[in-house]
Context: one part of a larger RNA
RNA sequence: GGAUGAACGCUAGCGGCAGGCUUAAUACAUGCAAGUCGAACGGUAAGGUCUCUUCGGAGAUACACGAGUGGCGCACGGGUGCGUAACGCGUAUGCAACCUACCUUCAACCGGGGAAUAGUCUCGAGAAAUCGGGCAUAAUACCCCAUAACAUUCAGGAGACACCUGUUUUUUGAAUCAAAGUUCCGGCGGUUAAAGAUGGGCAUGCGUGGCAUUAGCUAGUUGGUAAGGUAACGGCUUACCAAGGCGAUGAUGCCUAGGGGUUCUGAGAGGAUUUACCCCCACACUGGUACUGAGACACGGACCAGACUCCUACGGGAGGCAGCAGUAAGGAAUAUUGGGCAAUGGACGCAAGUCUGACCCAGCCAUGCCGCGUGCAGGAUGACGGCCCUAUGGGUUGUAAACUGCUUUUAUACGGGAAAAAAAUAUCCGACGCGAUCGGAAGCUGAUGGUACCGUAUGAAUAAGCAUCGGCUAACUCCGUGCCAGCAGCCGCGGUAAUACGGAGGAUGCAAGCGUUAUCC
Numbered sequence: 001g002g003a004u005g006a007a008c009g010c011u012a013g014c015g016g017c018a019g020g021c022u023u024a025a026u027a028c029a030u031g032c033a034a035g036u037c038g039a040a041c042g043g044u045a046a047g048g049u050c051u052c053u054u055c056g057g058a059g060a061u062a063c064a065c066g067a068g069u070g071g072c073g074c075a076c077g078g079g080u081g082c083g084u085a086a087c088g089c090g091u092a093u094g095c096a097a098c099c100u101a102c103c104u105u106c107a108a109c110c111g112g113g114g115a116a117u118a119g120u121c122u123c124g125a126g127a128a129a130u131c132g133g134g135c136a137u138a139a140u141a142c143c144c145c146a147u148a149a150c151a152u153u154c155a156g157g158a159g160a161c162a163c164c165u166g167u168u169u170u171u172u173g174a175a176u177c178a179a180a181g182u183u184c185c186g187g188c189g190g191u192u193a194a195a196g197a198u199g200g201g202c203a204u205g206c207g208u209g210g211c212a213u214u215a216g217c218u219a220g221u222u223g224g225u226a227a228g229g230u231a232a233c234g235g236c237u238u239a240c241c242a243a244g245g246c247g248a249u250g251a252u253g254c255c256u257a258g259g260g261g262u263u264c265u266g267a268g269a270g271g272a273u274u275u276a277c278c279c280c281c282a283c284a285c286u287g288g289u290a291c292u293g294a295g296a297c298a299c300g301g302a303c304c305a306g307a308c309u310c311c312u313a314c315g316g317g318a319g320g321c322a323g324c325a326g327u328a329a330g331g332a333a334u335a336u337u338g339g340g341c342a343a344u345g346g347a348c349g350c351a352a353g354u355c356u357g358a359c360c361c362a363g364c365c366a367u368g369c370c371g372c373g374u375g376c377a378g379g380a381u382g383a384c385g386g387c388c389c390u391a392u393g394g395g396u397u398g399u400a401a402a403c404u405g406c407u408u409u410u411a412u413a414c415g416g417g418a419a420a421a422a423a424a425u426a427u428c429c430g431a432c433g434c435g436a437u438c439g440g441a442a443g444c445u446g447a448u449g450g451u452a453c454c455g456u457a458u459g460a461a462u463a464a465g466c467a468u469c470g471g472c473u474a475a476c477u478c479c480g481u482g483c484c485a486g487c488a489g490c491c492g493c494g495g496u497a498a499u500a501c502g503g504a505g506g507a508u509g510c511a512a513g514c515g516u517u518a519u520c521c
Base pairs, nucleotide, nucleotide: 001521002520003519004518006517007516008515009514010513013372014371015370016369017368018367019365020364021330026328027327028326030325031324032323035072036071037070040069041068043065044064047063048061049060050059051058052057079283080282081281088208089207090206091205092204093203094202095201098200099199103196104195105194107192108191109190111145112144113143114142121134122133123132124131125130151176152175153174154173155172156171157170158169159168160167161166181188182187209255210254211253216246217245218244221243222242223241224240225239226238227237228236258280259279260278261277263272264271265270285306286305287304288303289302308319309318310317311316336362338361339360340359344358345356346355347354348353375406376405377404378403385397386396387395388394389393411458412457413456414455415454416453421448427441428440429439430438431437432435465510466509467508468507469506470491471490472489476505477504478503479502480501486493487492
């Protein structure tokens, strides 16, 4: 000098864009953050509509839909950086050792039957959470049978290829395994197989902190055989056998730490850094476990144990903000218990649509960067006042002020502004390649926001500070003080003429900021 997720002091007019618990992965009141589908199902709690009514209500409908069965989603999105020095990450490869719901392409199929169960009804237990018994019932829930290969397994034959175990094509025989309906007739779905796409899993080379005042470490340890397990290879697990394996090219141990793209600095080499945004990893009160599922060993799922908090009728129960706000605590220090699904994206749905603290916006904060303004021109009796001096005078503040003219960014008031951000979906018409298609028509939809922006009027009107002035280092005098009070980044200054302390005048630098502190280069 540059930089910062900064803090502190003084000061402060506005806008745009960004950023905002670095500390206690401490504890959390309250609200919201993951639902959706009636075009799967039995139905009808509330509402609507219609009919009846003794005005209490009853019935119908399914416009719609609470609770329930079922499907899909909840493994994404969002948060945090505890752990991890590791194939965790980065980069480059491999899988002849693997999986992949939804989506796309292609081929074939969708026949017949059965037994339950929730809701509802009824009875009961309990303070509650919740639970138990009984009658009856539906399905795209569950089960059985049929059909079936290009699928799986087994037993053979022939060919081709190769990177160790092998891969692949073809053929013969045997065994095994599927399905679901609904409809507004447009469609939406179901099953099997193959391929793609997407997403993942695994393995390997190289790279990726400090300490040798850590020198030896290791029994599932290293390898083999067999079996089990897995989507898959593998001591992944088990039994048996062998005695190996790693290490000064730093094993093992201890300490520290999420990694990278980046970012800062520097001429570069390098050093430092990981806040925001993106990719990967890990975690979800602490520890462990599996279930479901295409996918989890699952933040707002389950079970067990523990600590903590809460309710209780003392028998027993409930909870998990490292989601968004917010509270307490800690701290030098970090924001609103806001608006909206209009856009983008996601889940579900044929769709309308519903949900979405993702997201889009607004609020707070000079935290940063950028931009604008605080006026412009003329004006010398160089005014008054202040300060200084060699003091009837001069210098400086200083064209500065007054005064004259001008402008109105900004400000204030009023008015305009349904601007742009919006095109879609749905409706109608048309085209063809007939669908996740394309074109056209007329309409609907804005949280931000009466915001941005524009116009008119008024009037210089509403708007400058902070630090420094001995040298480094741009900027000097007077007064006060008298090794005191104090200053200070280093050198140092102050003991009676202090350009170094305090004040004043003046000056210098930067400017809505300026200084100080901390950290990095």
The prediction has a mean pLDDT of 82. This is a predicted structure of a 521-nucleotide part of an RNA (small-subunit ribosomal RNA, 5' domain) from a Bacteroidota bacterium. The full RNA is in RNAcentral, with records from SILVA.